[in-house]
């Protein structure tokens, strides 16, 4: 320098062929439980879907274009 993947809660990660509300577990928080705790059960917060632009009625999803991490080849 080239190819390729990846980027979605505070971690891990799912989201179908583009469409009805952006989800799941862990984690926080607040109740029940217990003499406490942990477990367990309810319940709730918490997202500019890395940025930016473009197609399009409509984009987490497609296009281009920029950053960051990972790998291959040089």
């Nucleotide at each position: 320098g080239g190819c390729u993947g990846u980027g979605u809660a505070g971690c891990u990660c799912a989201g179908u062929u583009g469409g009805u509300u952006a989800g799941a577990g862990c984690g926080g928080c607040g109740g029940c439980u217990u003499c406490a705790u942990a477990a367990g059960c309810c319940g709730u917060a918490g997202g500019u879907c890395a940025c930016c632009g473009g197609u399009u009625c409509a984009a987490g999803u497609c296009c281009a274009g920029u950053c960051a991490c990972a790998g291959c080849c040089a």
Description
The RNA shown here (transfer RNA) has 74 nucleotides and comes from an uncultured Planctomycetota bacterium. Model confidence (mean pLDDT): 80 of 100. Its Rfam family is "tRNA". It is annotated as a transfer RNA. Rfam's curators write: Transfer RNA (tRNA) molecules are approximately 80 nucleotides in length.